[in-house]
């Protein structure tokens, strides 16, 4: 940095999608070590179990222990031993009492602001522990925890004393009661008051203010606590200053979506007494006023802890808030004070709600979002570890003790980050795989083999260090300072052993995207991020083999942000792609001419606070490097204060006139509204003439007309629009506006030595106007005409077409408020080449005037430079350079739909979405195709003509049907007398039946074997094929030193193979057909276009032709077209034998028979002729065309071979020939006998005829061409009626044969008929091939004698020696169903000279939504399947509220007969006070009732809507889509 994917291709829009980097992840496969982090994102859902807040005995009284003295009482002569009241010492310690459980540590539920974030305030407050500074620290009291008793049982008269228990009464159990004494740094009085604190005054000074600070004067009020001690002193306690830290609280800015939330609020705004607070304050109360917030977003709903930061990205931004720091809430919900320096308090109270738990049912207890842990829930997330050694932290005067913060360690590849699985030699290259064109390639120097070498990981040994600190001991007033001892959960370097030894995998290979082949599969299995693979050859699926990345990771999935300038601040757009509101008028807002001053809000530069640290950057250090720490520095773009500057915005102000407006004076006009006239037409009405139709259309017809219509004429009546003018003319903001006239009335222009002085643009909301059609009220209604009736069209025709016809169209008036309201182009302004034409004004040139030229203005237009833009176009009427303000786009589809709002009388509008689905929808242009578009132009295309097929019988293919089989191909033209130029067996095809055979009916190899082999026989058995067997006969290379010898042919076994007309023409070659003998189809250079492409091939002539000419951004070229070849017409040359016979000659009934002849026809090779060459005429001085001329032949002389690029997935695997599949005792081979010929029917091609231009007959009986012959033509002759036979003369053919040519000609008969047409059928006898004529052959000859009397819709073929009509010959073949086919000759027309029409076709151009290309796209109901989604009687939940009821704790108020050490009165007793309790009152969590609100679920039923190879109905759209 871009890339894939819309198309045939192309250029742009514009989405989807991919490469990238990240994660607290998670799943798959795989797993060697270390360092560093990091880890319940779900159920702020329940939690067993341990452990996370204590500590101080230097605040106290007690208990016990321990060691020691030890009084006392026993024993003992005594020494002592016992006892042990007490007292010291050392410890431990339950309670009392202080400090601390407000930190620390865990979470993100709530919260959208009582939060946080920056930056201020606090003259409106507080502070325990720390530090600083003045002071002070007096007397006294009187309780209560703790303690003891208030059990049993023993000893004992008692005191006591000793044992036991369930720790004692009541209790299950938590817990609890009376008495009785007792301490303190607990409690409580009184005193003192430097200063504090009020209150009253005075003074000074400072602030915007309220009022702050200091001075000083009266009055009044509030204080304390001791322990330890080596006596030095330490540690505490009160009071007040100051401070540091931490908090309270206040302001301003800044903080997600949503307006389908626009209006919210009643303690609500503001005041005043009061009350409460550490403090201000509706903070709370009375009373007073009526206010306060909102478009710059009030109020409501959603969702969210929020900040440094992370994550991406060039940046600007988007995303996000886990780990770390900071700051907020939380602590089972809900509620509530208490205590304290601080709490409404996570492991602290009371209360209420659910939940667990114990229970003896009567009552207790619990709160893991602390660290481990459990289950549960989940894609998913760790040990119920180890120490306080470090670091912090409570307490303590220390030691010290606690601390699950915190240190470490565990477990997990969950992530960064470093290392390892070795290294170097090792083959023309091992084996194995894998491929293969079998030659060979690949894996792969990779292995094996050799040598080296030791990181990790294993074992051994363990240094330094993380250790500061703490004890002692000395010094020292002290701080400190030396010295000794001791403190490690956990980590640990170097070093030495040892051995390549213990350590490679995941994905992916069609394109993007780096990397390809085989085999399986066969739209099946499956794959896929998008395009898309897969229906027999898959680099897309499975394998495998190679190979590509990356590497203890790989991949996959999920999220972000990047690519996406695809929301566009940087940095997009809006004629046609999504987008300019129908048009205007305008409040707010935004932006604004020139020009004086002055201000500093904005801008600009310097200072300076602040922007916590971490983080990321730079430098510089420590771990072996990195990840990781450390340290210094930048930065942090932001906030705030101060100072200077003044050009530019703003603001205040002075002036101006070019902007805008006014005024004068012309001026054009369907500008608007009312009113009144007008003629033409049209229909009606009433009258006259008339006398059969009119009307209407493709045709009809319905309809109206003798009850007199259409027509014509006269009169009258109504109503609606205004011919000609009239015109890419006029006006108006559109919408619109057309006959004259008269009223009112708007706006515009032109011209001015004329005023005001920026008054101006633009415009969210708003408000007005606004076509047609539509509604509502009351008029009108001549035509026209939805609906609706009737006729016609049609397969239907609810349409187009006709004949009628009702709202309607017109008016008044109120509505609706929409259109392709278009220029699909917002409104202003300003500058930016020309020409050219219109409409109004104008000035100027000439003495004036007219025409007339030159200016200028303002409006409509067209043409166009540059720009512009995908182009197409646009282009001073921008879509062009630029400014200003609105308004709207953000992929098709769902859908301008639902809900909800709002307007409407309704129809309806106007606001407006999501699931869902889909990779495209879309614009311009570009080549094609194709049109029931247009132009030229051609073609037996049609038209003019002939002569046919469709009917008939036959014949032949064809499909159906049949069948054991009727093998198998060919299917519009371009299958269908086509493959088949010959199906009785062969042929022939496993198409049927049987019947045999397997190295085969063929072909090469290899090894064996053994002369076996081959022909000709016989025999048995068969239906043959064979089989099984027998002899007898023939026969057998090569080389030889004749001894052999090899082993060819050949044949038996065995093996590789052979075979298949099996299958795929949609894997293929190759050949063939069509378009089409059409005139066409490229290409090279150069230009034109961003590009597909286009030019060149177009365009005017001509032409059979892209054939030639001319013009000409084209020039010149290639395949094609003609030419060249072949054949035929003419002449000529050379040859004459088997052809010829013109002249001489011989001969015969005759006859080139013969001798000759080279003339002439002919043969067959060579040559020449024709070129549009002459002449006239048209033509562009051309190309050509038209006429003539001479030629046999005249404009391509006829004919034929000749077939561009390419279309059709046309044919053909059954000619051949090939790939891959299949098959192998069978789908190969062989053999017999059936069958391809089977017939109720259908098409197609044909041959005969339906008769007289015929038919039979007869005749002197006339005249070709081309071909064939030896496995052959075959003469004369002789038989048969005839097919034919019999014979066999010539003949590899200009010689012999086949072989008579019919048609024609002429005579005769037939006379219009189902015949003297026609010949099908069918009988009989024949005849020829052939092993063999049942199925199934041809031919003769007798009988027979069918249909058919010229053929319906439709339909062919032909333009000249052609149609048409006669006949010849071949080719296949034994024979022949051949009437096909290929040829060849006689006979021999008619019409057209045109291009409207059907069909093809060719060029140009138009349309297009087709590109598989009209046999194309393509839309809508309904039918079916799934999906989401509205509406919907209802029904279930959740949410914030409102009104009442109801009223726990508690706090504050009241009462008060109970209780009541200190103080107070009293001698006491007792009173009083405080104070508890107790009752009550406000307020109050929770429960409960109502009526609504919002929001999800779910619903019989029901709308649509989206998807879905092959259902149904028609054909709306795209070409004039057939009715634009």
């Nucleotide at each position: 940095a871009g890339g894939g994917u819309u198309u045939g291709a192309u250029c742009c829009u514009g989405g989807c999608u991919c490469a990238g980097a990240a994660c607290g992840a998670a799943c798959g496969c795989u797993g060697g070590c270390g360092g560093c982090g990091u880890g319940g994102c779900u159920a702020a859902g329940a939690c067993a179990u341990g452990c996370a807040a204590g500590u101080c005995g230097u605040a106290c009284g007690g208990a016990c222990u321990a060691u020691u003295c030890a009084a006392u009482u026993g024993a003992g002569c005594a020494a002592u031993c016992a006892u042990g009241a007490g007292a010291a010492u050392a410890g431990u310690u339950a309670g009392u009492g202080g400090c601390g459980g407000a930190a620390g540590g865990g979470u993100g539920a709530g919260u959208a602001a009582u939060g946080c974030a920056u930056a201020g305030g606090u003259a409106a407050c507080g502070u325990a522990c720390c530090c600083u500074a003045a002071g002070c620290u007096c007397u006294g009291g009187g309780a209560u925890a703790g303690c003891u008793g208030c059990g049993u049982c023993c000893c004992g008269c008692a005191a006591g004393g000793g044992a036991c228990u369930u720790u004692a009464g009541c209790g299950a159990a938590a817990g609890u009661g009376c008495a009785g004494g007792u301490a303190a740094u607990a409690c409580c009085a009184g005193a003192u008051u430097c200063c504090c604190u009020c209150a009253c005054a005075g003074g000074g000074u400072c602030g915007a203010a309220u009022g702050g600070c200091c001075c000083c004067g009266u009055g009044a009020g509030u204080a304390a606590a001791g322990g330890u001690u080596u006596c030095g002193a330490c540690c505490g306690g009160c009071u007040u200053u100051g401070g540091a830290g931490c908090g309270g609280c206040c302001u301003a800015u800044g903080u997600c979506g949503u307006a389908u939330c626009a209006g919210c609020u009643u303690g609500u705004u503001g005041g005043u007494g009061a009350g409460g607070u550490a403090a201000c304050g509706g903070c709370u109360u009375a009373c007073c006023a009526a206010g306060g917030c909102u478009a710059c977003u009030a109020c409501g709903c959603g969702u969210a802890c929020c900040g440094g930061g992370a994550c991406u990205g060039a940046g600007a931004g988007g995303u996000u808030g886990g780990c770390c720091c900071g700051g907020c809430a939380c602590a089972u919900c809900g509620g509530g004070a208490c205590u304290g320096a601080g709490a409404c308090a996570c492991u602290g109270c009371c209360c209420g709600g659910a939940c667990c738990u114990c229970c003896a049912c009567g009552g207790a207890g619990g709160g893991c979002u602390g660290c481990a842990g459990u289950a549960a829930c989940g894609a998913a997330u760790a040990u119920u570890g180890c120490g306080c050694a470090a670091u912090g932290g409570a307490c303590g005067a220390a030691a010290g003790u606690c601390u699950g913060a915190c240190g470490c360690a565990g477990c997990g590849a969950c992530g960064c980050c470093g290392c390892g699985c070795g290294c170097a030699g090792g083959a023309u290259g091992a084996a194995g795989c894998c491929c293969c064109u079998c030659g060979g390639g690949g894996u792969g120097u990779a292995a094996a083999c050799u040598g080296c070498u030791g990181u990790c990981a294993g074992g051994g040994u363990g240094a330094a260090g993380a250790a500061a600190g703490u004890c002692c001991c000395g010094a020292g007033u002290a701080a400190u300072c030396g010295g000794g001892a001791u403190u490690g959960a956990u980590c640990g370097a170097c070093c030495c052993c040892a051995a390549a030894g213990g350590a490679a995998g995941g994905c992916c290979c069609g394109g993007c995207u780096a990397a390809c082949u085989u085999c399986g599969u066969g739209c099946c299995a499956g794959c896929a991020g998008c395009c898309g693979c897969g229906g027999u050859a898959a680099u897309a699926c499975g394998a495998a083999g190679g190979g590509g990345c990356c590497u203890a990771g790989c991949g996959u999935u999920g999220u972000u942000c990047g690519g996406a300038a695809u929301u566009a601040c940087u940095g997009g757009g809006c004629u046609u792609a999504a987008a300019g509101c129908g048009c205007a008028c305008g409040c707010a807002g935004g932006c604004g001419g020139a020009u004086u001053g002055g201000u500093a809000a904005g801008u600009g530069u310097c200072c300076u606070g602040u922007g916590a640290a971490a983080u990321a950057c730079c430098c510089c250090g420590g771990c072996u490097u990195a990840a990781c720490c450390g340290g210094g520095g930048a930065a942090c773009u932001g906030c705030g204060g101060g100072g200077c500057u003044a050009a530019c915005u703003g603001c205040c102000u002075u002036u101006c006139u070019u902007g805008a407006g006014g005024c004068a004076a012309g001026u054009a006009g369907g500008g608007g509204u009312g009113u009144g006239u007008g003629g033409a037409a049209c229909u009606c009405u009433g009258g006259g003439u008339g006398g059969a139709g009119c009307g209407g259309u493709g045709a009809a017809a319905u309809g109206c007309g003798u009850a007199g219509a259409u027509a014509u004429c006269c009169a009258g009546a109504g109503g609606a629009a205004c011919g000609c003018c009239g015109g890419c003319g006029g006006a108006g903001a559109a919408a619109u506006c057309g006959a004259c006239a008269c009223a009112c009335u708007g706006g515009g222009c032109u011209u001015g030595u004329u005023c005001u002085g920026a008054c101006g643009c633009u415009g969210a909301g708003g408000u007005g106007c606004g076509a047609a059609a539509g509604c509502g009220u009351g008029g009108g209604u001549a035509g026209c005409g939805a609906a609706c009736g009737g006729g016609a069209u049609u397969a239907g025709a609810u349409a187009c077409c006709c004949c009628g016809g009702u709202a309607g169209u017109c008016c008044a008036c109120g509505c609706c408020g929409u259109a392709a309201a278009c220029g699909a182009u917002g409104c202003c302004u300003a500058c930016u080449a020309g020409g050219u034409c219109g409409u109004g004004g104008u000035g100027g040139u000439u003495c004036u005037g007219a025409c007339a030229c030159c200016g200028g203005c303002a409006c409509g237009g067209c043409c166009g430079a540059a720009g512009c833009a995908a182009a197409a176009g646009u282009g001073a009427u921008a879509a062009g350079u630029a400014g200003g303000c609105c308004g709207c786009c953000u992929g098709g589809g769902g859908a301008g739909u639902a809900c909800g709002g709002u307007c409407g009388c309704a129809a309806g509008g106007c606001u407006a979405a999501a699931a869902c689905u889909c990779a495209a929808a879309g614009g311009a242009a570009u080549u094609g195709a194709c049109g029931g578009g247009g132009g030229c132009u051609c073609a037996c295309a049609c038209a003019a003509g002939c002569g046919g097929u469709g009917g008939a019988g036959c014949a032949u293919g064809u499909g159906g049907c049949u069948u054991a089989a009727u093998u198998c191909g060919a299917a519009u033209c371009a299958a269908c007398g086509c493959g088949a130029a010959g199906a009785a067996c062969c042929u022939u095809a496993u198409c049927c039946u049987g019947g045999g055979u397997u190295u085969g009916a063929c072909a090469u190899g290899u090894a064996u074997g053994g002369a076996u082999g081959u022909c000709c026989g016989c025999u048995a058995u068969g239906a043959a094929a064979g089989u099984a067997g027998u002899u007898g006969g023939a026969u057998u290379g090569c080389c030889u030193u004749c001894g052999g010898g090899u082993g060819a042919a050949a044949c038996a076994u065995a093996c590789a193979c052979a075979g298949g007309u099996g299958c795929u023409g949609c894997a293929u070659g190759g050949c063939u057909g069509u378009c089409g003998u059409c005139a066409g189809c490229u290409c090279g250079u150069g230009u034109c276009g961003u590009g597909a492409g286009a030019u060149g091939u177009u365009g005017g002539g001509u032409u059979a032709a892209g054939u030639c000419c001319c013009c000409u951004a084209a020039c010149g070229a290639g395949c094609g077209a003609a030419a060249c070849c072949c054949u035929u017409a003419u002449c000529g040359u050379u040859a004459g034998u088997u052809g010829c016979c013109a002249g001489c000659g011989g001969g015969u009934c005759a006859u080139g028979c013969c001798g000759g002849g080279a003339a002439c026809u002919c043969u067959a090779a060579c040559g020449a002729g024709a070129c549009u060459g002459c002449c006239g005429g048209u033509g562009u001085u051309a190309a050509a065309c038209c006429g003539g001329a001479g030629g046999a032949a005249g404009g391509c002389g006829g004919g034929g071979a000749u077939g561009a690029c390419g279309u059709c997935a046309a044919g053909u695997c059954c000619u051949c020939a090939u790939g891959g599949c299949c098959u192998u005792u069978a789908u190969g081979c062989c053999c017999a006998g059936g069958g391809c010929u089977g017939c109720a029917c259908a098409c197609g091609u044909g041959c005969u005829a339906c008769a007289a231009u015929g038919g039979c007959g007869c005749g002197a009986a006339a005249c070709a061409a081309a071909c064939c012959g030896a496995c052959g033509c075959a003469a004369u002759a002789c038989c048969g009626c005839g097919a034919g036979g019999u014979g066999g003369a010539g003949c590899a053919a200009a010689u012999c044969g086949g072989a008579g040519a019919a048609a024609g000609c002429g005579c005769g008969u037939c006379u219009c008929a189902g015949u003297u047409c026609g010949g099908a059928u069918u009988g009989c006898a024949g005849g020829c091939u052939g092993c063999a004529a049942c199925u199934c052959g041809u031919c003769u000859g007798c009988a027979u004698g069918a249909a058919g009397u010229u053929g319906g819709a439709a339909u062919c073929g032909c333009u000249a020696g052609u149609a048409a009509u006669c006949g010849c010959g071949g080719a296949u073949c034994a024979g022949c169903u051949a009437c096909g086919c290929c040829g060849c000759g006689g006979u021999g027309a008619a019409u057209g000279u045109g291009u409207u029409c059907c069909u093809g076709a060719g060029c140009c151009u138009u349309g297009u939504a087709c590109a598989c290309a009209c046999c194309g796209c393509c839309c809508g109901u309904c039918a079916a399947g799934u999906c989401a989604u509205g509406g919907g009687a209802g029904c279930c939940g959740g949410g914030a509220g409102u009104a009442c009821c109801u009223g726990a704790a508690g706090u504050c108020g009241g009462a008060u007969a109970g209780c009541g050490a200190a103080c107070c009165c009293g001698c006491a007793a007792g009173g009083g006070a405080a104070g508890c309790g107790u009752c009550u009152g406000c307020c109050g969590a929770u429960g409960g009732u109502a009526a609504g609100c919002c929001u999800g679920g779910u619903g019989a039923c029901u709308g649509g809507g989206g998807c879905u190879a092959a259902g149904u109905c028609g054909u709306a759209a795209c070409a004039a889509g057939g009715u634009a």
A computed fold for a 1524-nucleotide RNA from a metagenome, annotated as small-subunit ribosomal RNA.
The sequence is in RNAcentral, with records from SILVA.
Rfam family: Bacterial small subunit ribosomal RNA.